[in-house]
Context: one part of a larger RNA
């Protein structure tokens, strides 16, 4: 370490619970709002942060009712109060109701700012109070103005205007999705529709709407996918009316007139309203009735608070009784909730019965009032009855109808009727016929929906569920925004929430003690599982290799029982045998192919439908059955039950294209024949299998469309600001000189141009390194480019998604871009991938054929399964018999084709010959014929085996077939054989036959899907065998016999051609005692140097040849070596010696070389001379095979029994993936049994044992503390190891990486429980154009003080930008508003557009600009141009004095503007030097006439107007004046004169700054030396010199071309008006009053902003000292700040 055990921690599953949800039913209500809504902001309490309530009358005020003893909300506590004179509380009606919001006086960045008018406080400025002041429409009115209405919000439902796409069609365009989603307008409690120019069909109905049928019919439709009526029938509910016109009358007006009237227009009233036409008109009769609507009052009823309301006690257990036992009682009440466990009788209630001062609703009620309302005939000459309409053409749309033969309806455009003798419809059109009367209008109910109120319900959920939300949730948090969007329940009956003591720094935590039934119920609180982490005890483990188990098993420890040495166990497990996880996907996975860190919870074939089909069960049966709807009933129940309702549907008859006929019919001229029928019963309901339509088993796209949100990033543009150290170069022009006739030109100067040069800030981003779980989601370091320009930058604006913008990279458009982001269509679609959850039993595939925009998908067939059924009989096997056939083989003078050699020989070529023929030759090509040899998938004179067909016999025994339901499969693979292809390559590929794997375990082959053996129902420490084995590993022969091998060959991966006198066994043949073979001794000669050739060739360069002959025992015109050529050495051959076998050829076995790959390793190893190889034989081992013994399932047969259940016997079967079928287990809920079990202990959790084939079940015990089992049925959110699954928890890596600039710390002291980091001091280090100081933006309390250290701070912390509490921001002058305008925004008028809306003048907003009055010092812990002191200034009011005409929204001036460059004067500050004042100063070590340090200063305002700038400047008087929209004395223009002014630093004053400094020193502290210091007092010192700039002068000057905001303020002028007496107004002076709102803390190159962080990044403006230096570069340093939180 491991296993076991015990006890804990962590964690929050499980069980139980429910405050909250979900889905519905019934009833109500169906709106709120200018009388200010919905929704908010801010306030409001004694203390008050949040929620709730309320509104300055602020957890409330008044009143009328109810009600009764306590009350001041959630929410404790204290304080202070209220209440029987009736509080709190409940209900009705009132009052109050800040600010924002339609928001409405104007504006605006919502909850704020600023006004006008009238009145008031109040006498002015100023401030305050009350009321009022928006726009549009209608209406009255000449107008002013008056009256009325609208606007906005709200869940679904309605109508209308616009209107997609994904998707389906396996592609896609008509089409579909779909008139859906969405946008817009608008109405109501409903809306819309609606009283026939309607349907129908020879019969009829009689407005509309909704439901059930008709019917998935008729139709439509790339006649595809799909879409889909109506008539009619049954029901719900029912309701009908009014105008226009004709005609009459009144009013008014116009025309005309013979002046009487007539006609027309407009308007009011009467009249009148329809189709077998009606009305007007003429005429007759008749009537004051009837009916309705509205308002008011009364009544009834209901609602908004309430009241009464029966009936139990005792004992037992227990912490507690409602439980148990006993005996009662009530019941129009036994619904339900609570009470310490389960309560009719304890309690709130319930049944039932009552009740309203006030408000609301309703009504077949009554009364009153107002108002509306009429007929019946006859006549038919005339009049009326809806016009740019109906219709038609063209283009669209709606209907079931997609332009079609297309009726009907709507209308953009064009055209354009009729008038009752008329017009429209009835699916083109026409005729007949029939129904109706358009071109005007209103209309309840039945129908749809539920933001909301009340009463209820649930085989709905129970905290990962149910709403996102049980809890202070649309919250926290994320995002610029639209928008997105969590987690989080439980002490106990009762807080009885632990007095007191101890440990500890402790208000942390813990131990005692106490409460309680229980504290392992202690607030991190019920139960308390698992992962994970400790501790205790027992055993094991330090020479031993792997899926960690299983089988065997030693030792150690230990329990129980008893006979005390045994039995039965428990823990551990030395050692040994066997043994490569799970899932998925695959031909095939331990695979190094996929997925999972582990645990717990959740997590996927469901639901709907008059749909289709099959099976089962049940009812009825030639019939079966209702739908909508209606009625009735009930202990609570209007979601239940019963009854009605035959509209309709299916069936009972078929055939045919149809007319049609009919047990037949069609085909045909007809017959015949043939096809389809007749001779088998359905239908309804329920359950189950499957299909269809729906998201349809779950998760998963990239995309498309629609409506919105974004230019705080970035691109470009607009407006307005700001910035660019320093140095260098030296264009044009100009002066001068020279020069020219004059120019030109040259030079010196001057000048200061430039998308000029170098180089900081600034902007950028060249190269490299680092970084890469970073310091940083783009940076750092070094280096580099631009740096007066097409430059950089701040603020405010504009452009928006197929759009913008783009010096163009497909770049950028909020860390997103070849089409942003957010919501929705939406659960888009996915022939694709992944995942898909309990058990047992039976059977069990396929990877093939055809077709497929098809090839990894489908359809049909094949193969599987389940059910039913027929068949004297199919299937299969063996044998026999009979057949068809053209393969293997074979053959080819049998064909076709191919083919080697020869013979023979046509023909051809070549040669010779000839004048030409005729001929001849030929190692040339070669037909035919013939001989020999030999070939073929597409040759066959032939021709099997096997297979196939038929018949018969035998065997087998349902295996066959048909129909019906359900599938899966349609990637296959290896081996053997026959073939194609390929290289007679492949673990290749394509077929065929078979087999196995697939889906198959076991034994063998070392290991090894398919090779050999063999098919696993279970158990067995029984037996026999197969393949294969028997020396050891390792079961069985060191077996037997005979050979072979010498190579470790071999002992199983496979090796060749070729070689070899390895060895062994054969066959044939030769030599050999007449002496072989080998060895040794000797010979091996002569013609001759054969001839030729040659320089030479003599056996041996080469050529030639009867290579001959001679001598010999034998000897080649020579087998090799050798020489220039000879020579020489050899061989063949011969003799001798030796003395028995020796050769040659060929075949077989086993060896051997050939033989080279990367760790020593290809017998499995040890090893083996057999334990190798071959042959033969015997024995044994060896499997899940076979058998023995004992069980189980299934099927069949038989018997019993008879219900199909069951029992027994026998026989057979029982591997299994996809898949089919059968039977069960468990979970949750419901019903009944039924008050069954339970505090004497339920569920849940832990552990042990038992039972069942299994899923599982049961029992004991511990924990737990209140619910819940069984049986029979029913219904499902019904079973998890995997989906890179979802959520939570916990591991691992790991005490590992890291702790965020390498500017740096050290010491002493202090506080403190504790100090590397806090405070103080000293020293050191770093920045110093910053790492210092001041503003703006942004943040929003971070500021200061006290206290605290859980968390936060990358460590610690006594510290903090952390936590808690308290405090802090003071303005006439600073910034903003009360002033102005720019870009741009909004927008009366106006224009455009389906709507929403877009554009836009006057106006009105809008700073980044214009205008505009305060300085110095002091003071606080924290504010100061704000307070204080002093000194100023601006506006207003009043008063006084003086003077005068004044006066604008009009006119004019001014305001008022660019870039660059250069020069002058010259402050503050700074530096240097000197003087002066004060203080200090040396151990050695004297010097004090020396040195060091500090100081020696001073604002706004007022005055003055110097230096300087300016002269085309400044200013003034007068005259004229057609311009300045009217006027003008002003401006402009023209003219005549005059003056020198104007601006302006400096300077003076302010000024006694009671400051620096000095002295005294309350007090605090101390290391006793001193340090800090309130307060008080005092006056001592330069108005020195030099250097010197960027401020100011300055809206200056010069120069250049790109020609460089607006308005207000201010000044002048007049108009209207007013006045010349006051008054008023203006100016000046003086005095006195007065002066509003908002900001003001703090950070601000950063730890407080933007970057998720206390982040090496980013962030606009101003100041920015000294030395060196050109410099803001760079180095060092001052003031000041800091040492970067390990």
């Nucleotide at each position: 370490c491991g296993c076991a055990u015990a006890c804990g921690g962590u964690g929050g599953a499980u069980g139980c619970c429910u405050u909250g949800g979900c889905u519905c039913u019934c009833a109500g209500a169906g709106g709120c709002g200018a009388a200010g809504a919905a929704g908010g902001a801010c306030g409001u309490g004694a203390u008050a942060a949040g929620c709730u309530g309320c509104g300055a009358u602020a957890a409330g005020c008044u009143u009328c009712g109810g009600g009764u003893a306590g009350c001041u909300g959630c929410a404790a506590a204290u304080a202070a109060g209220c209440a029987u004179u009736g509080a709190u509380c409940c209900g009705g009606a009132g009052a109050u109701u800040u600010c924002c919001c339609a928001a409405u006086g104007g504006g605006g960045c919502a909850a704020c700012c600023c006004a006008g008018u009238g009145c008031c406080g109040u006498a002015u400025a100023g401030c305050g109070g009350c009321a009022u002041u928006a726009u549009c429409c209608c209406u009255g009115g000449u107008a002013a103005c008056g009256g009325g209405g609208a606007g906005g919000c709200g869940a679904a439902c309605g109508u209308g205007g616009g209107g997609a796409a994904u998707u389906g069609a396996a592609a896609u365009a008509u089409u579909u999705a779909a008139g859906u989603a969405c946008c817009c307008a608008u109405a109501g409690g409903a809306g819309g529709a609606g009283a026939a120019a309607a349907c129908a069909a020879u019969a009829g109905u009689g407005a509309u709407u909704c439901c059930g049928c008709a019917a998935g019919u008729a139709g439509u439709g790339g006649u595809g996918a799909g879409c889909g009526a109506a008539c009619g029938c049954g029901g719900a509910g029912a309701a009908g009316c009014c105008c226009a016109a004709a005609c009459c009358a009144g009013g008014u007006u116009u025309g005309u007139u013979a002046a009487g009237g007539c006609a027309g227009g407009c308007u009011u009233g009467g009249g009148g309203u329809u189709a077998a036409a009606g009305g007007a008109c003429u005429u007759g009769c008749g009537a004051u009735a009837u009916a309705g609507a509205c308002a008011u009052a009364c009544g009834a009823u209901u609602u908004u608070a309430g009241u009464g309301g029966a009936g139990a006690u005792a004992c037992c257990u227990g912490g507690a009784a409602a439980g148990g036992u006993a005996u009662g009682c009530c019941a129009u009440a036994g619904a339900u909730g609570g009470u310490g466990a389960u309560a009719g009788u304890u309690u709130g209630g319930u049944a039932c019965a009552c009740g309203a001062a006030a408000g609301g609703g309703u009504c077949u009620g009554u009364a009153u009032g107002u108002u509306u309302u009429a007929g019946c005939g006859a006549g038919u000459a005339u009049c009326c009855u809806g016009a740019g309409u109906a219709g038609c053409g063209c283009g669209g749309g709606a209907c079931c109808g997609g332009a079609g033969g297309a009726a009907u309806c709507c209308u953009g455009u064009g055209u354009g009727a009729a008038u009752u003798a008329g017009c429209c419809g009835g699916c083109a059109c026409c005729a007949u016929u029939u129904g109706g009367c358009a071109a005007g209008g209103c209309u309840a109910a039945a129908u749809a929906c539920u933001c909301c109120u009340g009463a209820g319900a649930g085989a709905c959920c129970g905290a990962u569920a149910g709403u996102g939300a049980a809890c202070c949730a649309g919250u926290a948090c994320c995002g610029u925004g639209a928008g997105g969007g969590a987690a989080a329940g439980g002490u106990g009956a009762a807080a009885a929430g632990u007095a007191c003591c101890c440990c500890g720094a402790a208000u942390a935590g813990g131990g005692g003690g106490g409460u309680g039934a229980a504290a392992u119920a202690g607030a991190a609180c019920c139960u308390g599982a698992a992962a994970c982490c400790a501790u205790u005890u027992g055993c094991u483990u330090a020479c031993a290799a792997g899926c960690g188990g299983u089988c065997g098993g030693a030792g150690u420890c230990u329990g129980u029982a008893u006979u005390u040495a045994u039995a039965c166990g428990g823990a551990u497990g030395a050692c040994g045998g066997c043994g490569u996880g799970c899932c998925u996907u695959u031909u095939g996975c331990a695979u190094a192919a996929u997925g999972a860190g582990c645990c717990u919870a959740c997590g996927a074939g469901u639901u709907a439908c008059a749909c289709u089909u099959c099976a089962g069960u049940g009812g009825c049966g030639a019939g079966g059955u209702u739908a909508a709807c209606c009625c009735c009933g009930a202990u609570g129940a209007u979601a239940c039950g019963g009854g009605g309702g035959c509209a309709g549907c299916c069936g009972u008859a078929g055939c045919g294209a149809a007319a049609g006929c009919g047990a037949g019919u069609u085909u045909u001229a007809a017959c015949a024949g043939a096809g389809c029928g007749c001779a088998a019963a359905g239908u309804c309901a329920c359950u189950g299998g499957a299909g269809g339509u729906a998201g349809a088993c779950g998760c998963g796209a990239a995309a498309c469309u629609u409506a919105g949100u974004g230019a705080u990033c970035u691109a470009c543009c607009c407006a307005u600001u700001u910035c660019c150290a320093g140095g260098c170069u030296g264009a044009a022009g100009u002066u001068g000189u020279g020069g020219u006739a004059a120019c030109a030109c040259a030079c010196c100067a001057u000048g200061g141009a430039g998308g000029g040069c170098c180089g900081a800030a600034c902007c950028g981003g060249u190269a490299a390194a680092c970084g890469u779980u970073g310091a940083a989601a783009a940076g750092u370091u070094u280096u580099c480019g631009g740096a007066u320009g097409a430059g950089a930058u701040g603020u405010g604006g504009g452009u928006a998604g197929g759009g913008g913008u783009g010096a163009a990279a497909g770049g950028c458009u909020a860390a997103u871009c070849a089409a942003a982001c957010u919501g929705a269509g939406a659960g888009a679609u996915a022939g694709c991938u992944c995942g898909u959850a309990c058990u047992c039993c039976c059977c069990g595939a396929a990877a093939u054929g055809c077709c497929u925009u098809u090839a990894g998908g489908g359809g049909c067939a094949g193969c599987c399964u389940u059910g039913u059924g027929u068949g004297u009989g199919a299937g299969u096997g063996u044998c026999a018999u009979g057949g068809a056939g053209g393969u293997a083989g074979a053959g080819c003078u049998a064909c076709u084709g191919a083919u080697a050699g020869g013979a023979c020989u046509a023909g051809g070529g070549g040669g010779c010959u000839u004048c030409a023929u005729c001929g001849c030759c030929u190692a040339c090509c070669a037909a035919a014929u013939u001989c020999u040899g030999a070939c073929a998938a597409a040759c066959u004179c032939c021709g099997a085996a096997u297979g196939c067909c038929a018949u018969g016999a035998c065997a087998u025994g349902c295996u066959c077939c048909a129909c019906a339901g359900g599938a899966g499969u349609g990637a296959g693979g290896g081996c053997u054989u026959g073939g194609g292809u390929g290289c007679u390559a492949a673990g290749g590929u394509c077929c065929a036959a078979g087999u196995c794997c697939g889906a198959g375990a076991g034994g063998g082959c070392a290991a090894c899907a398919a090779c050999c053996c063999a098919g696993a129902u279970c158990a067995u420490c029984c037996g026999c065998u197969a393949a294969g084995g028997u020396c050891c590993c390792a079961a069985a022969a060191u077996a037997u016999a005979u050979g072979c091998u010498a190579a470790g060959u071999u002992g199983c991966a496979a090796a060749a051609a070729c070689g070899c006198g390895g060895u062994u066994c054969g066959a044939u043949u030769g030599c050999a005692u007449a002496g072989a073979c080998a060895g040794c001794u000797a010979g091996g000669a002569u013609g001759u140097u054969g001839g030729c050739u040659u320089g030479g060739a003599a056996g041996c360069a080469g050529c030639c040849a009867u290579u001959c002959a001679u001598u010999u025992a034998a000897a080649g015109a020579g087998u090799g070596c050798g020489u220039a050529a000879c020579a020489g050495c050899u061989c063949a051959c011969u003799a001798g010696u030796c003395g028995a076998g020796c050769g040659a050829u060929u075949g077989g076995g086993c060896a051997u070389g050939g033989a080279u790959a990367a760790u020593a390793a290809a017998c499995g190893g040890g090893c083996a001379u057999a334990a190798g190889c071959a042959u033969a034989u015997u024995a044994c081992c060896g499997a899940a095979g076979c058998g023995g013994u004992g069980g189980a399932c299934u099927u069949g047969a038989u018997a019993c029994a008879a219900a199909u259940a069951g029992u027994a016997u026998c026989a057979a079967u029982u591997g299994g993936u996809a898949g089919g079928g059968g039977a069960g287990c468990a979970u949750u809920c419901c019903a009944a049994u039924a008050c069954g079990c339970g505090u004497u202990g339920a569920a849940g959790g832990g552990u042990a044992c038992c039972c069942g084939u299994g899923a599982g079940g049961g029992u004991u015990u511990c924990u737990g503390g209140a619910g819940u089992a069984a049986u029979u049925g029913g219904a499902a959110g019904a079973g998890c190891c995997a989906a890179u699954g979802u959520a939570g928890g916990c591991a691992u890596a790991a005490g590992u990486a890291a702790c965020g600039a390498u500017a740096a710390u050290g010491c002493g002291g202090g506080c403190g429980a504790g100090a590397a980091a806090c405070c103080c001091g000293c020293a050191c280090a770093c920045c110093g154009a910053a790492a210092a100081g001041c503003c703006a933006a942004g943040g929003u309390u971070u500021c200061c003080u006290g206290a605290u250290c859980a968390a936060c701070g990358c460590u610690a912390a006594u510290c903090g930008g952390a936590u808690c509490a308290g405090g802090g921001u003071u303005a006439g002058u600073c910034g903003g508003g009360u002033c102005c305008u720019a870009a741009g925004g909004c927008c009366a008028a106006u224009c455009c557009g389906c709507a929403a809306g877009g554009a836009g003048u006057c106006g009105u907003c809008g700073a980044u600009g214009g205008a505009c009055a305060a300085c110095a010092g002091g003071u606080u812990a924290a504010u100061a141009u704000u307070c204080c002191u002093g000194u100023a200034c601006c506006g207003g009011c009043a008063u006084a004095u003086a003077u005068g005409g004044a006066g604008a929204u009009g006119a004019g001036g001014c305001g008022a503007c660019g870039g660059a460059g250069a020069a002058g004067u010259g402050a503050c500050a700074g530096g240097u030097u000197u003087g002066c004042g004060c203080a200090c100063u040396g151990a050695c070590g004297g010097a004090a006439u020396a040195g060091u340090g500090c100081g020696u200063u001073g604002a706004a305002g007022g005055g003055u107007g110097u230096a300087g700038a300016u002269a085309u400047a400044u200013u003034u008087a007068c005259c004229a004046u057609a311009g300045g929209c009217a006027a003008a004395u002003c401006c402009g223009u023209g003219g005549u004169g005059g003056a020198u002014g104007u601006c302006g630093a400096a300077c003076c004053u302010g000024a006694u700054a009671g400051u620096a400094c000095c002295g005294u020193g309350c007090g605090c502290u101390u290391u006793c030396g001193g340090g800090c210091a309130a307060a008080c007092g005092g006056a001592u010192a330069a108005u020195a010199a030099c250097c010197g700039u960027a401020a100011a002068c300055a809206g200056g000057c010069u120069u250049c071309c790109g020609a460089g905001a607006a308005a207000a303020c201010c000044c002048u002028c007049u108009a209207a008006u007013u006045g010349u007496a006051u008054a008023a107004c203006a100016u000046a002076u003086a005095u006195g009053c007065u002066g509003c709102c908002c900001g003001u803390a703090c950070c601000g190159u950063a730890a407080a902003c933007c970057g998720a962080c206390a982040c090496a990044g980013g962030u606009g403006g101003c100041u920015g000292g000294g030395g060196a230096g050109a410099a803001u570069a760079u180095c060092c340093u001052a003031a000041g700040g800091u040492g970067c939180u390990c």